[in-house]
RNA sequence: AAUUGAAAAGGGCAAAAUCAGUGAAAGUUGAUGACGCAAAGCUACGGGUCUAAGGUACUAGUUUCAUGCUAUGAUCGCCGGGUUGCCAGU
Numbered sequence: 001a002a003u004u005g006a007a008a009a010g011g012g013c014a015a016a017a018u019c020a021g022u023g024a025a026a027g028u029u030g031a032u033g034a035c036g037c038a039a040a041g042c043u044a045c046g047g048g049u050c051u052a053a054g055g056u057a058c059u060a061g062u063u064u065c066a067u068g069c070u071a072u073g074a075u076c077g078c079c080g081g082g083u084u085g086c087c088a089g090u
Stems, first nucleotide, its partner, number of pairs: 002090004012037002017032006035077001041083003045080003048075003054070004
């Protein structure tokens, strides 16, 4: 430097659920809690997925409601890419 994660050491992260905060929602933050994870570290760059406040279409005399579309919202613990990195084997 490349590649791999069978066994090991020291550690790390933390799903669901519950409570509290936050947000229009999807979500997210903190505490409790561990289903799992060798990048479950970081990054929304490509695809996917979720949401639709606002905008827009439709309706309508007007307004409200309803419905459709829409990301500028969200997800890196959906996949791929980028980037950094612990231990061990080869």
Predicted 3D model of a 90-nucleotide RNA (c-di-GMP-I riboswitch aptamer) from Pseudalkalibacillus salsuginis. The coordinates come from a structure-prediction model, not an experiment, and the mean pLDDT is 85. Taxonomically the source falls in Pseudalkalibacillus (Bacteria, Bacillati, Bacillota, Fictibacillaceae). It was read from a public genome assembly, where an Rfam model found it. Rfam family: c-di-GMP-I riboswitch aptamer. From the family's description: GEMM was predicted in a large-scale screen for bacterial structured RNA regulatory elements.